A computed fold for a 72-nucleotide RNA from a Dehalococcoidia bacterium, annotated as transfer RNA.
Its Rfam family is "tRNA". By type it is a transfer RNA. Its family is annotated with triplet codon-amino acid adaptor activity in the Gene Ontology.
The sequence was found in a public genome assembly.
The organism belongs to Dehalococcoidia, within Bacteria.
This record gives sequence, C1' cells and structure tokens, in this order.
RNA sequence: GGGGCUGUAGCUCAGUGGGAGAGCACCUGGUUUGCAACCAGGGGGUCGCGAGUUCAAUCCUCGCCAGCUCCA
Repeated sequence: GGGGCUGUAGCUCAGUGGGAGAGCACCUGGUUUGCAACCAGGGGGUCGCGAGUUCAAUCCUCGCCAGCUCCA
C1' cells in the first nucleotide's frame, strides 16, 4: 500500500427498512445475625462519525475513523 471482517448498555453479544433488546454487572426494597444466593422493582444507549437513497435508516449505498486478520 491492497483485500476481508468487526464497531449496538459498564462487560459479552443478539437483532431487524417501521417498538432498540438479552445475560452478567449496578441501584433500591424484601429475606438473613451478617455475607452470598434467591424474590420484586428500577436506572443506564448520539446503534463508531459524516453524507446519500427512502414517507421512514441501527439495518441499504458511499466516504472517514478505530480494532482484528490475510497478501505484498
């Protein structure tokens, strides 16, 4: 320098053109002498950034950025 893959909650990830979600973690209450476990409730997101297509984009297209990987 060129090709491919990935980017969604604090962490690990799912997801699909029309409601943004799961597990763990965190907070509150219950339970316990206490901790853990368990039960109930709750908070937390510019869906990497910008532009385009569309009535509508996390999803499709293009560019950029970052990481991983292959080739040179």